RNA sequence: CGGCGGACGCCGCCGAGUCGCCCGCGAGUGAUCCUCGCGAGCGAGCCGGGGACCCACCGCAGUACUGGGGUGAAUCCCGUUCCGGACCCCGUCCGGAGCCGGUAGGGCUGCUUCCCGCCCGAACCCGUCAGCUAACUCGGUAGGCGGCCGACGGAAGAAGCA
Numbered sequence: 001c002g003g004c005g006g007a008c009g010c011c012g013c014c015g016a017g018u019c020g021c022c023c024g025c026g027a028g029u030g031a032u033c034c035u036c037g038c039g040a041g042c043g044a045g046c047c048g049g050g051g052a053c054c055c056a057c058c059g060c061a062g063u064a065c066u067g068g069g070g071u072g073a074a075u076c077c078c079g080u081u082c083c084g085g086a087c088c089c090c091g092u093c094c095g096g097a098g099c100c101g102g103u104a105g106g107g108c109u110g111c112u113u114c115c116c117g118c119c120c121g122a123a124c125c126c127g128u129c130a131g132c133u134a135a136c137u138c139g140g141u142a143g144g145c146g147g148c149c150g151a152c153g154g155a156a157g158a159a160g161c162a
Stems, first nucleotide, its partner, number of pairs: 010147005018044004023039006045141006055131001067129001068126004076102002079099009105120004111157005116150001
């Protein structure tokens, strides 16, 4: 000097997941003050669920099969392997799990639209019950990631500044 990895601080990104006050605990050389973190409470903002009229859905009755809904971008489909079940067997079908490939959809650094490219395409909850929905009411305010990476990738536009 360079490369890789980690910690702290700082600056940012996705997301509703932010801000303020107060109390307690811990740390920072830390008694007061200050800063940070964690926990409890309150308020504001933001996000979501439930919940009338009107509207939407619904011709009537019966049988059989199947539960349905919500948060979230995160749904659906093909192939393959395994397991279980049904059909006497072969083989087929059904259900579940794993893997592979695609896909609705979402993200990519001030904002909007289009194109190219890249990434994600999870997880959880209610418990047989929910169309919309004023009043009303019930909850959430987590987590993850980057710092040379799309950080001037290309085109158009708007705003702002000079």
This is a predicted structure of a 162-nucleotide RNA (c-di-AMP riboswitch aptamer (ydaO/yuaA leader)) from Blastococcus sp. TF02A-26. The sequence was found by an Rfam model in a public genome assembly. NCBI's taxonomy places the organism under Bacteria, Bacillati, Actinomycetota, Geodermatophilaceae, Blastococcus.